[in-house]
RNA sequence: GGGUGGCUAGCUCAAAGGCAGAGCGCCUCCUUGACGUGGAGGAGGUUAGAGGUUCGAGUCCUCUGUCACCCA
Numbered sequence: 001g002g003g004u005g006g007c008u009a010g011c012u013c014a015a016a017g018g019c020a021g022a023g024c025g026c027c028u029c030c031u032u033g034a035c036g037u038g039g040a041g042g043a044g045g046u047u048a049g050a051g052g053u054u055c056g057a058g059u060c061c062u063c064u065g066u067c068a069c070c071c072a
Base pairs, nucleotide, nucleotide: 001071002070003069004068005067006066007065010024011023012022013021018055026042027041028040029039030038048064049063050062051061052060
């Protein structure tokens, strides 16, 4: 230099173009002498950034950033 894949909650990951979710973690309450386990409830997101297509974009297109890998 060329190419491929990834980027979504604190972490690991889902999400056929139509309300952004799960597990773990976190907070509150119940249970315990206390912790843990168990039960109930709750908070937490500019979906890496910008632009485009569309009635509608996490999803499709372009550019940029970043990480990994392949080729030279």
Model confidence (mean pLDDT): 84 of 100. Transfer RNA from a Candidatus Nealsonbacteria bacterium, 72 nucleotides, folded computationally. The organism belongs to Candidatus Nealsoniibacteriota, within Bacteria. It matches the Rfam family "tRNA". About the family: Transfer RNA (tRNA) molecules are approximately 80 nucleotides in length. The family's RNA type in Rfam is transfer RNA.